[in-house]
This record gives sequence, C1' cells and structure tokens, in this order.
RNA sequence: GAUCGAAAAAAGCAAACCCGGUGAAAAUCGGCGACGCAAAGCUAUGGGUCUAACGCACUGUCCAGGAUCGCCAGGCUGCUGAA
Repeated sequence: GAUCGAAAAAAGCAAACCCGGUGAAAAUCGGCGACGCAAAGCUAUGGGUCUAACGCACUGUCCAGGAUCGCCAGGCUGCUGAA
C1' cells in the first nucleotide's frame, strides 16, 4: 500500500411517524426524531422496482424525457487497523 472486517477509539449519516413546502403522481426538500448503516459518502453507468404528466389510444390500453443509491451490482472517494 492492497484485500478483508473482529475489538476499540474519534467522527459521521438518519428509517418510520408528525409538521411545512414542491410535484400530475411516484417521490422529494426542510424541521422534529432515531429504525438502523463499515461507506446509509458521491455517481442514474447496467439491471430491477414505482408513477404515468405529455404523447398515443378511446374512456382506461400502452408509454419515461420522471423517480428510487437505505433494491442489487458497477465506478470514484473516505476513518480505524486483529486474524
């Protein structure tokens, strides 16, 4: 230095509920709050999943330029240091 993740230390993030805002919706932003997280840091690159405005179709059929990284992987970066 790399791989890996036991113990400990120093830090970090923040689920659900509730309140306010944005959005057609999915969802998301802020506050409160901690379910948990060794990347629960960043990235929409691949897959999966969600919604279906517009468009199309004709009265609910299809559809992502939308969303999800705390769904799974990939890429980049980071604290510590047993086997």